[in-house]
RNA sequence: CCUCUCGUAGUUCAAUGGAUAGAAUAUGACUUUGCGGAAGUCAUGAUGCAGGUUCGAUCCCUGCCGAGAGGA
Numbered sequence: 001c002c003u004c005u006c007g008u009a010g011u012u013c014a015a016u017g018g019a020u021a022g023a024a025u026a027u028g029a030c031u032u033u034g035c036g037g038a039a040g041u042c043a044u045g046a047u048g049c050a051g052g053u054u055c056g057a058u059c060c061c062u063g064c065c066g067a068g069a070g071g072a
Base pairs, nucleotide, nucleotide: 001071002070003069004068005067006066007065010025011024012023013022018055027043028042029041030040031039048064049063050062051061052060
């Protein structure tokens, strides 16, 4: 320098262009227990940035930023 893949809760992962972006785990509160753990209930928390297409974008297109793989 060229090509390709990826970027979503603190973490690991989902979501065919359409309902309030979901689950596990973590954290906090409560219940339970002689105390703790386990278990249960509730709560908190996310689409890398900027544009474009569309009635509607996590999803499609462009650029930038970041991570990785391959090639020269």
Notes: A computed fold for a 72-nucleotide RNA from a Patescibacteria group bacterium, annotated as transfer RNA. The sequence is in RNAcentral, with records from ENA. Rfam family: tRNA. Rfam classes the family as a transfer RNA. Taxonomically the source falls in Bacteria candidate phyla (Bacteria).